[in-house]
Context: one part of a larger RNA
């Protein structure tokens, strides 16, 4: 390679938001004949190899005829189906218009609780932490508790297997500005579609550059204890960080451990969004769940219209266990380090 596979055995790239190149492509009518299909002719060296026959007594061998040589080139014809090229349709696909929704994004402005500090007013001896304790705080008035101030993160109640978003992820309130979706209207284009190597852009939380901020919390580091020891679990302290801003990093159990996109195959219920109707309620569409021995499919567990059934299109990606996501190079980084990725050896 061929097969065969990727929820859990090795395998679906974080994400498919933009989309190149390639594959793949709705329906109809004419044309062309490039693929296909027929038929002819040329070639397709001889030997080989297959079928026949003949000569060495036989074989092996050798001889002669045939068949093959699955290819290539050319003419002629078919014209279903791919293909090109015209020319049409509206069922995919956008668009418009009317309507509704959400913590999707960004910036700006603002609240109220708590928490710490500071002042000031009560008030006194304990506070405060634990299994129990010490380290800590406090007669220079602490804990409580009353007023008053600054100050920085978070937004309790609502809240839901609820919304939104491509994922990553989004939550106090209000404005602005931005982007999506889902329904109805069928007014309009008229196949513009699907995937999508490479690429581009996004990308939690740690970390890294600059310059702020720092109330809580808290790696590191110091102390109390446990303990045989305690580099730890527990307590009292605490510095990076956490927050903003401007780049940079690109990795996660980036999980549903389940790659997009069409169709096709019982049902039964919850919520949430938008239309209709004869408005307790039925129906239609979109989305999210739960259940299911309908069918089907799986080692099996379970999956079952949101499929891991049944088809197609296209990409990614596995191929026994360590060694190893290592090493060497090569691109990326400011480093950390990331991507791409092996080999000896060895069970």
């Nucleotide at each position: 390679u061929u097969g065969g596979g990727c929820g859990u055995a090795a395998a679906g790239a974080g994400u498919a938001u933009c989309g190149u190149a390639g594959g793949c492509g709705g329906u109809u009518u004419g044309g062309u004949a490039a693929g296909u299909g027929a038929u002819u002719g040329g070639u397709g060296a001889a030997a080989g190899c297959c079928u026949c026959u003949a000569g060495c007594u036989c074989a092996a061998c050798u001889a002669g005829a045939g068949a093959a040589c699955u290819g290539c080139c050319a003419g002629u014809c078919a014209u279903a189906c791919u293909g090109c090229c015209a020319g049409g349709c509206u069922a995919g696909a956008g668009u418009g218009a009317u309507u509704u929704c959400g913590g999707g994004a960004a910036g700006g402005c603002u609240g109220g609780a708590a928490u710490u500090c500071u002042c000031g007013g009560u008030g006194u001896a304990g506070g405060g932490g634990u299994g129990a304790a010490a380290u800590c705080c406090g007669u220079u008035g602490a804990u409580a508790u009353c007023g008053a101030g600054a100050a920085g993160a978070a937004c309790a109640c609502c809240a839901a297997g609820g919304g939104c978003g491509a994922a990553g992820g989004c939550a106090g309130g209000c404005c602005u500005u931005u982007a999506g979706a889902a329904a109805u209207c069928u007014a309009c284009u008229g196949a513009c579609g699907c995937u999508g190597a490479u690429g581009a852009a996004c990308g939690a939380a740690a970390g890294c550059u600059u310059g702020g901020g720092g109330a809580g919390c808290a790696a590191a580091a110091g102390g109390g204890a446990u303990u045989a020891g305690a580099g730890a679990c527990c307590c009292c302290u605490g510095u990076a960080g956490u927050c903003c801003u401007a780049g940079c990093c690109g990795u996660a159990a980036a999980c549903a451990c389940u790659g997009u996109c069409c169709a096709c195959u019982a049902g039964a219920u919850g919520c949430c969004c938008c239309g209709c109707c004869g408005u307790u309620g039925g129906c239609g569409g979109g989305g999210u769940g739960u259940c299911g021995c309908a069918a089907g499919c799986u080692a099996a567990c379970g999956c079952g219209u949101u499929a891991a059934g049944u088809g197609g299109a296209c990409c990614g990606c596995c191929u026994g266990g360590g060694g190893a996501g290592u090493a060497c190079g090569g691109c990326c980084g400011c480093a950390a380090g990331g991507c791409u990725a092996a080999a000896a050896c060895u069970c």
Record summary
This is a predicted structure of a 347-nucleotide part of an RNA (small-subunit ribosomal RNA, central domain) from an aquifer metagenome. The full RNA is in RNAcentral, with records from SILVA. Rfam family: Bacterial small subunit ribosomal RNA.